[in-house]
RNA sequence: GAUAGAGGCGCGGUUCGCAUCAGUACCUUUUGACAUCAGGCUGGGUAGCCGUCGGAGGGGAAAGGGCUCGCCGCCGAAGCGGAAAACGAUCACCCUGUCGUUUUCGCUGGGCCGUCAGAGAAGAUCUGCCGGACUGUCACAAGACUUUGUGAAGCGCUAUC
Numbered sequence: 001g002a003u004a005g006a007g008g009c010g011c012g013g014u015u016c017g018c019a020u021c022a023g024u025a026c027c028u029u030u031u032g033a034c035a036u037c038a039g040g041c042u043g044g045g046u047a048g049c050c051g052u053c054g055g056a057g058g059g060g061a062a063a064g065g066g067c068u069c070g071c072c073g074c075c076g077a078a079g080c081g082g083a084a085a086a087c088g089a090u091c092a093c094c095c096u097g098u099c100g101u102u103u104u105c106g107c108u109g110g111g112c113c114g115u116c117a118g119a120g121a122a123g124a125u126c127u128g129c130c131g132g133a134c135u136g137u138c139a140c141a142a143g144a145c146u147u148u149g150u151g152a153a154g155c156g157c158u159a160u161c
Base pairs, nucleotide, nucleotide: 001161002160003159004158005157008075010074011073012072013071014070017067018066026059027058028057029056030055031054032053033052034051039050040049041048043095044094045093046092078108079107080106081105082104084103085102086101087100088099089098090097109135110134112132113131114130116128117127118126119125137152138151139150140149141148142147
C1' cells in the first nucleotide's frame, strides 16, 4: 500500500400497508356581529383578487414526522455544526427566509437510559450539550488461565498478501 472482516436493539435508504395528523384545513347550507377610506390573501414589497369573524347542520383531505414486514446499500456505516460557492424547489413577480443536492472544514467508536434545550399537532419521534451504567478495539499496570483497574480514539483495530 492492497484485499477481506469485527463491534449489535449496528447505520442509512426505499415500496406497500397501518395508526396519527383530524373530524383539523377546506367546501357547502343557515344564522349573528362587524366592516366598506378598513381589513385579509404574506416574512416583506409590487401587482392582482376578495368582505372579515363567530355559532349550528352536512360533507371532508393532504404533506412532513412515526410503526411492522420485505427489499437495497453498508461498518465514518452515519449524524450534527460552521463558512463559502453553484444548482434546484417554495410564490403571479422580486427580495429575504426556508428546504434539498454537491464541494470544503470541524466534532462524534457504538447503541441504551435520564435532566435540560430546540424542532414537531403530539405523552410519537428527531437533534444537541451534559450525566449514568453497558459494550467493542487498542495501550499500560496488576493478577492468574483469563479477571480487574487506568487511559485513548475509527485517519482506529484484526487477518492475509
The RNA shown here (Lysine riboswitch aptamer) has 161 nucleotides and comes from uncultured Faecousia sp.
The sequence is in RNAcentral, with records from MGnify.
The organism belongs to Faecousia, within Bacteria.
The prediction has a mean pLDDT of 77.
Rfam family: Lysine riboswitch aptamer. Rfam's curators write: Riboswitches are metabolite binding domains within certain messenger RNAs that serve as precision sensors for their corresponding targets. Allosteric rearrangement of mRNA structure is mediated by ligand binding, and this results in modulation of gene expression. This family includes riboswitches that sense lysine in a number of genes involved in lysine metabolism, including lysC. Rfam 15.1 lists 3,224 matches to the family in 1,923 species.